[in-house]
RNA sequence: GCCGUCAUAGCUCAGUUGGUAGAGCAGCUGACUCGUAAUCAGCAGGUCGCAAGUUCGAUUCUUGUUGUCGGCA
Numbered sequence: 001g002c003c004g005u006c007a008u009a010g011c012u013c014a015g016u017u018g019g020u021a022g023a024g025c026a027g028c029u030g031a032c033u034c035g036u037a038a039u040c041a042g043c044a045g046g047u048c049g050c051a052a053g054u055u056c057g058a059u060u061c062u063u064g065u066u067g068u069c070g071g072c073a
Stems, first nucleotide, its partner, number of pairs: 001072004006067002010025004019056001027043005049065005
């Protein structure tokens, strides 16, 4: 330099023929307990890497760009 993969909650990851995003763990509150842990119930937490384009509507399609990992030279 060229090609490809990945980027979604604090962490690990789901999310298809485009329709205002979920789980587990972690966190907070409550119940239970003499107390803690465990268990149970509830709550909060994300402009979906960034910038444009297409569309009534984009995490999803297209282009560019940043970073990560891998391959070729």
Predicted 3D model of a 73-nucleotide RNA (transfer RNA) from an uncultured Bacilli bacterium.